The RNA shown here (transfer RNA) has 75 nucleotides and comes from a bacterium. Its Rfam family is "tRNA". About the family: Transfer RNA (tRNA) molecules are approximately 80 nucleotides in length. By type it is a transfer RNA. RNAcentral records the identical sequence in 2 taxa.
[in-house]
RNA sequence: GCCAUCGUAGCUCAGUGGUAGAGCACACCCAUGGUAAGGGUGGGGUCAUGGGUUCAAUCCCCAUCGAUGGCUCCA
Numbered sequence: 001g002c003c004a005u006c007g008u009a010g011c012u013c014a015g016u017g018g019u020a021g022a023g024c025a026c027a028c029c030c031a032u033g034g035u036a037a038g039g040g041u042g043g044g045g046u047c048a049u050g051g052g053u054u055c056a057a058u059c060c061c062c063a064u065c066g067a068u069g070g071c072u073c074c075a
Stems, first nucleotide, its partner, number of pairs: 001071007010024004018055001026042005048064005
C1' cells in the first nucleotide's frame, strides 16, 4: 500500500428496512433469624462519525475514523 471482517447499554453479544433487545453487572423490592442462591421491578443507548437512497435506515450505498486478521512489493 491492497483486501476481508467488525464497531449496538459498564462488559459479552443478538437484532439485517417498520418506534432497539438478551445475559452478566448496577439500584430497589420479595423471600430468610441472617447471608448466599432464587424470583420480580427499574435505570442506563445521538446503534463509531458525516453524507446519500427511501414514506421510513442499527440494517442498503459512499466517504472518514478505529479494531482485528490476511496478502504484497521494489530498487